The part of an RNA shown here (small-subunit ribosomal RNA, central domain) has 348 nucleotides and comes from a soil metagenome. It matches the Rfam family "Bacterial small subunit ribosomal RNA". The RNAcentral record of the full RNA draws on SILVA.

[in-house]
Context: one part of a larger RNA
RNA sequence: CUGGGCGUAAAGCGUGCGCAGGCGGUUCGCUGUGUCUGCGGUGAAAGCCCCGGGCUCAACCUGGGAAUGGCCGUGGAAACUGGCGGGCUGGAGUGUGGCAGAGGGGGGUGGAAUUCCGCGUGUAGCAGUGAAAUGCGUAGAGAUGCGGAGGAACACCGAUGGCGAAGGCAACCCCCUGGGCUGACACUGACGCUCAGGCACGAAAGCGUGGGGAGCAAACAGGAUUAGAUACCCUGGUAGUCCACGCCCUAAACGAUGUCAACUAGGUGUUGGGGGAGCGAUUUCUCAGUACCGUAGCUAACGCGCGAAGUUGACCGCCUGGGGAGUACGGCCGCAAGGUUAAAACUC
Numbered sequence: 001c002u003g004g005g006c007g008u009a010a011a012g013c014g015u016g017c018g019c020a021g022g023c024g025g026u027u028c029g030c031u032g033u034g035u036c037u038g039c040g041g042u043g044a045a046a047g048c049c050c051c052g053g054g055c056u057c058a059a060c061c062u063g064g065g066a067a068u069g070g071c072c073g074u075g076g077a078a079a080c081u082g083g084c085g086g087g088c089u090g091g092a093g094u095g096u097g098g099c100a101g102a103g104g105g106g107g108g109u110g111g112a113a114u115u116c117c118g119c120g121u122g123u124a125g126c127a128g129u130g131a132a133a134u135g136c137g138u139a140g141a142g143a144u145g146c147g148g149a150g151g152a153a154c155a156c157c158g159a160u161g162g163c164g165a166a167g168g169c170a171a172c173c174c175c176c177u178g179g180g181c182u183g184a185c186a187c188u189g190a191c192g193c194u195c196a197g198g199c200a201c202g203a204a205a206g207c208g209u210g211g212g213g214a215g216c217a218a219a220c221a222g223g224a225u226u227a228g229a230u231a232c233c234c235u236g237g238u239a240g241u242c243c244a245c246g247c248c249c250u251a252a253a254c255g256a257u258g259u260c261a262a263c264u265a266g267g268u269g270u271u272g273g274g275g276g277a278g279c280g281a282u283u284u285c286u287c288a289g290u291a292c293c294g295u296a297g298c299u300a301a302c303g304c305g306c307g308a309a310g311u312u313g314a315c316c317g318c319c320u321g322g323g324g325a326g327u328a329c330g331g332c333c334g335c336a337a338g339g340u341u342a343a344a345a346c347u348c
């Protein structure tokens, strides 16, 4: 460079926003960038290729022809593409009525439970295990009643449910705030799609400073088990888990399935809207979501199947045998831990 690919074989960036770039609805006019076409010029000779000739053949030499990515000039065509100008409303968006929701940020409040503290009742055990022991308890534990402190998480509702771009989000109330769906009309008039760099967000663990610390619990200590037991089990227990601010930037960040758009049988359930029929139970149509079964089709198979992995288009990312290796070196980023970009020798 080209081809074939990316659910599970190697391969979709964790997610979004978005500059450059690529691509772009419908109609009319102008233009003539790309495009097509006529003519002309140029593309030296030699060489390569074809036909012929000369050295006895060949190499070699020689005549003619062909070929030469193309480039330039000039005349013309105007469908498509581009440019310019004028319109349109189907794409996109705005206004307006309604609706659902653990979407985000801040503040406040509540009950259950665990632990601890105080006081009362009460007496010999409690706890724990396969069995035990360490541990706790006559300085009164455990149990039980009342009172208090503090931290963390919110049973039931709860769903095969909802919301969010993803990570993720769940007690209740208030304040601030983002997005979505739906109905009818009005408006703007292609304002769009994608996106290398870039920017932002990004579970858990981890890091910095300061707070907080009930329960749980890496490390650690002890008790068991065992041949040993740096484990599994038990008794304890510190970081951490929680809050504020600042970092880190990873993941089986998964639907292992990039985003957007169009088209292509049905059936069942469910969430949120809207329309019709019926007094009603109910039923039917429709939009958006979410699950299951399945037609055509696809697939190596498994399976997917209008939420596609079907049929197509636009744009981006990525793959190219296993190990070495997501490593070394270098760059960039980070306080560090490390992250990111990313080889080769060698070997099968």
Stems, first nucleotide, its partner, number of pairs: 003320004007302002012316001014201004021194003025088007034080001035077008049065006091191001092188004096183004103177007110154001115149007125136002162169002206247006215241002220236004258315006266293012297304002321348003330341004